Overview: Large-subunit ribosomal RNA, domain II from a Pseudomonadota bacterium, 695 nucleotides, folded computationally. Its Rfam family is "Bacterial large subunit ribosomal RNA". Taxonomically the source falls in Pseudomonadota (Bacteria, Pseudomonadati). The prediction has a mean pLDDT of 84. The RNAcentral record of the full RNA draws on ENA.
Context: one part of a larger RNA
RNA sequence: GCCAGCGAGUUGUGUUGUAUUGGCAAGAUUAAGGACGCGCAACGUCCGUAGUCGAAGGGAAACCGAGUCUGAAUAGGGCGAAAAGUCAAUGCAACUAGACCCGAAACCAAGUGAGCCACCCAUGGCCAGGUUGAACGUUUGGGAAACCAAACGGGAGGACCGAACUAGUUACCAGUGAAACGGUAUUGGAUGAGCUGUGGGUAGAGGUAAAAUGCCAAACGAACUUGGAAAUAGCUGGUUCUCCCCGAAAUAAUUUUAGGAUUAGCCUUGAGUCAAUAGUGUUGGAGGUAGAGCACUGGUUGGAUCGUGGGGCCUUUUAGGUUACCACAUCCUUUCAAACUCCGAAUGCCAACUACCGUAUCUCAAGAGUCAGUGCACGGGGGCGAAGCUCCGUGUGCGAGAGGGAAACAUCCCAGACCAUCAACUAAGGUCCCAAAAUCAUGACUAAGUGGUAAAGGAAGUCAGUAGUCAAUGACAUCCAGGAGGUUAGCUUAGAAGCAGCUACCCUUUAAAGAGUGCGUAAUAGCUCACUGGCAAAGACGACUGGCACCGACAAUGGAACGGGGCUAAGUCAUGUACCGAUGUUAUGGACUCAUUAUCUAAUUUAUUAGGUAAUGUUUGGUAGGGGAGCGUACUUGUUGCGUUGAAGUUGUGCUGUAAGGCAUGGUGGAGCGGCAAGUAGUGAGAAUGCUGGC
Numbered sequence: 001g002c003c004a005g006c007g008a009g010u011u012g013u014g015u016u017g018u019a020u021u022g023g024c025a026a027g028a029u030u031a032a033g034g035a036c037g038c039g040c041a042a043c044g045u046c047c048g049u050a051g052u053c054g055a056a057g058g059g060a061a062a063c064c065g066a067g068u069c070u071g072a073a074u075a076g077g078g079c080g081a082a083a084a085g086u087c088a089a090u091g092c093a094a095c096u097a098g099a100c101c102c103g104a105a106a107c108c109a110a111g112u113g114a115g116c117c118a119c120c121c122a123u124g125g126c127c128a129g130g131u132u133g134a135a136c137g138u139u140u141g142g143g144a145a146a147c148c149a150a151a152c153g154g155g156a157g158g159a160c161c162g163a164a165c166u167a168g169u170u171a172c173c174a175g176u177g178a179a180a181c182g183g184u185a186u187u188g189g190a191u192g193a194g195c196u197g198u199g200g201g202u203a204g205a206g207g208u209a210a211a212a213u214g215c216c217a218a219a220c221g222a223a224c225u226u227g228g229a230a231a232u233a234g235c236u237g238g239u240u241c242u243c244c245c246c247g248a249a250a251u252a253a254u255u256u257u258a259g260g261a262u263u264a265g266c267c268u269u270g271a272g273u274c275a276a277u278a279g280u281g282u283u284g285g286a287g288g289u290a291g292a293g294c295a296c297u298g299g300u301u302g303g304a305u306c307g308u309g310g311g312g313c314c315u316u317u318u319a320g321g322u323u324a325c326c327a328c329a330u331c332c333u334u335u336c337a338a339a340c341u342c343c344g345a346a347u348g349c350c351a352a353c354u355a356c357c358g359u360a361u362c363u364c365a366a367g368a369g370u371c372a373g374u375g376c377a378c379g380g381g382g383g384c385g386a387a388g389c390u391c392c393g394u395g396u397g398c399g400a401g402a403g404g405g406a407a408a409c410a411u412c413c414c415a416g417a418c419c420a421u422c423a424a425c426u427a428a429g430g431u432c433c434c435a436a437a438a439u440c441a442u443g444a445c446u447a448a449g450u451g452g453u454a455a456a457g458g459a460a461g462u463c464a465g466u467a468g469u470c471a472a473u474g475a476c477a478u479c480c481a482g483g484a485g486g487u488u489a490g491c492u493u494a495g496a497a498g499c500a501g502c503u504a505c506c507c508u509u510u511a512a513a514g515a516g517u518g519c520g521u522a523a524u525a526g527c528u529c530a531c532u533g534g535c536a537a538a539g540a541c542g543a544c545u546g547g548c549a550c551c552g553a554c555a556a557u558g559g560a561a562c563g564g565g566g567c568u569a570a571g572u573c574a575u576g577u578a579c580c581g582a583u584g585u586u587a588u589g590g591a592c593u594c595a596u597u598a599u600c601u602a603a604u605u606u607a608u609u610a611g612g613u614a615a616u617g618u619u620u621g622g623u624a625g626g627g628g629a630g631c632g633u634a635c636u637u638g639u640u641g642c643g644u645u646g647a648a649g650u651u652g653u654g655c656u657g658u659a660a661g662g663c664a665u666g667g668u669g670g671a672g673c674g675g676c677a678a679g680u681a682g683u684g685a686g687a688a689u690g691c692u693g694g695c
Base pairs, nucleotide, nucleotide: 001695002694003693004692005691006690011097012096014095015094016093017092018091019090020089021088022087023086024085027053028052029051033047034046035045036044037043057064058063067079068078069077070076100238101237103235107228108227109226110225111224112223118202119201120200121199122198123197124196125195126194127192129161130160131159132157136153137152138151139150140149141148142147165189166188167187170185171184172183173182204220206216207215208214213222241630242629243628244627245626246625251264252263253262254261255260265370266369267367268366269365270364271363272362277360279356280355281353282352283351284350285349291343292341293340297337298336299335302332303331304330305329307328308327309326310325311323312322313321314320373398374397375396376395377394378393379392380391381390382389403414404413405412418590419589420588421587423586424585425584429580430579431578432565433564434563438577440576441575442574443573444572445571451567457551458550461548462547463546464545465544466543468541469540470539479534480533481532482531484508485507486506489503490502491501514529518527519526591620594617595616596615597614598613599612600611601610602609603608604607631684633681634680635679636678637677638676639675640674641673642672649668650667651666652665653664654663655662656661
C1' cells in the first nucleotide's frame, strides 16, 4: 500500500417540554407493596387512592372569592374569570449521567526500581619499560665556629616519556549502520583527587550530583507500574443505505468575549388569523442629499472709486497737491466648501385609497444551522481619488450554481440543470483553417502586422473639414541681377566703419535697399538677409478641428503582449442580410410536487377524515439545516411456504424497479432457508497518520 473483518447520536421502565395516536373524561391516574395465573423469575391480570395533575383566582398575609389586590373610594389601574383535562405509547428536543466516537500534555494515590548510571561503605585486585634525581647520609677538603664545597651513596614527586588499563581530542567513515553512540587514524591521563572486581547503602513532594538540570534500567524541569479514569479538551480528525419537498448564514446586542457562546435576524415543519398585512399601482405628505448657487459663514481672480487710513515724492509744511505703492470699505467681475445655503431633484421613507396580486405578510408552537465571508457595479470614510488594501451603505453573483462565451480562468457576459431524443429556434459570443457557421454585401479609413500592452511630450505620416492671406496687374520655390548716397550717424573707445556697448533711428537717389538679419575683421574688407527687377509659370502659404496611424517603448530558461496557423483583411468605423451557437425556449414521450375540479373506496362523528383514479394548471440547481416516504440486515411473535429431484453461501448470465434493490437461471456447495402481518435493534463504511489479520 491493497484486501477482508471490526469501527461512532446509544442507554436509564431518570426528569421536563412539545407533537401525534389511543383509553377514560370534570375528572384522569396509581406508587411502594400485595394477591392470582402450574408462580421462586420475566410477563400479564386484579387489588392498593398514599400521592400527583386538573376543575378558581387574587393577595406578603389575615382573608375574600368570579372576582381579588391596591386605595378614603362604588374611581382608576394590576392580575384573573367567559377555550378540558389526565394517563400511557411513539417521534423530536432539553436537562442529568462518559452521553456520537477516537485523541492530550497533565493532577492525585498506592506500589516497583540504584543488576544501567551518581555518590558513599566494606573487602580484594592492577599499573611493562625508560628518564629525572628532592630531603637525608658517608667520605674528603676548607673554616675558630656557624657552616660551606666536592665526590660517592640515597630514591622524593597529584614529576617526565611511554604499553596494559582508562578517557574520548581532532579528522574521516558510518548514519534503513557490523553497532538505537560504533570503526580507523590521531589524541589526554597512566603512583594517583588513579583504575577496577565482588558485596552492601541512599527512592520520586525523593535520592545523588568536583553543578551539566546531569544521572536515578536505551526519551527525567521531576522515574516507572497500576488505580482514581471513559480525567478534562470552547481544539483537530472521523461519523456507514436510497429517493422526494423546502432551504440559510457569515449580521446586531452582550460576553475574562473575539476561531466559543446567549438572545434577536435569516431557514424548516405544524397550527392559526381569512382580510388586517406584504408587494405593484394611484394620490397626498415630511425632508435638505445629488446638482446648483454665492443671499449668509469662510476662502478666492482682476478692476473701478470725487470713499477712509498708511507709505513715498513735491510744495508756500498747524495745511495742500500727487501716486504702475499698501490696507480696509463699497461697486463690477472670476471662483471654491463634509462641518456655507437664496435654492433644490431622482430614489427611498410615511400615510391614505383598495385597482392589481394572493398569503408572499403577521401570530403561536416545535426543530435547526449561521456569528472567519468574498468578487463585481454604484455612493462614501481611511490610504497616495495605491492595492486581488481596509471600513460602511445599496444591488447582484459566488458561497450553496451545473451549462454556453471570455484560449485556460469561484466572483465578468449569457443563462438558472426533473429524465430521455443522432429534432427545431435563439442568447452572450461568433462564421479563412485548427473548429459549428459569410473567404457575405455596401461605403470609408489604416500600411503601422497598427490591429495583437502604456503616458507626458515630439513629428512636412495620411484622410476629412473650418476660417483666412497671397496669386495671370504673375503668387510660392529655384535661377540671374541689384541691395545705393549723406555716413566711418552721434557717443564711447587704443579702435567701434550696419553688426562690443549707450543714444537716436532721420533725410536723399530710387524698381528697391534697415543708421541694418546673420557669419566675419584688431578695426576696415568680404559673404549674406530684409527689400526690388528679370526669367518661367499655376496655384501657393501659414493657423486651427476631427479620424486612423508613427516615435517615445529596456528583464531576466526559449518564440511567449492575436489561443495557434496564418491575415493587408481574416484589421478599424458605419449600415444591412443570412447562418452557427447553451442543460435557455420549442417539439415528442415519461416521472414527480402542489392546487383546483370530477369521480370511486373505506371508516365513522353523516359531513368530515384517510386513500385511489382522471383532467387542467403548476413545480422539480442546491452546502449547513428542517420535513416526508422507502430499501436492505440480525433476531422475536403469528401465519403461510420451500428444501438431498439439492437450502444458505459463493461465482457467472439474463430480466426487472425512479433509487436503496428485487427475481429467474447455469456452475460450485451439501443442510438448512424464505414470503406475508407486526415487533425489537450491537442495523448499512471509503476515509478517523482508525483497530486486527492476511498478502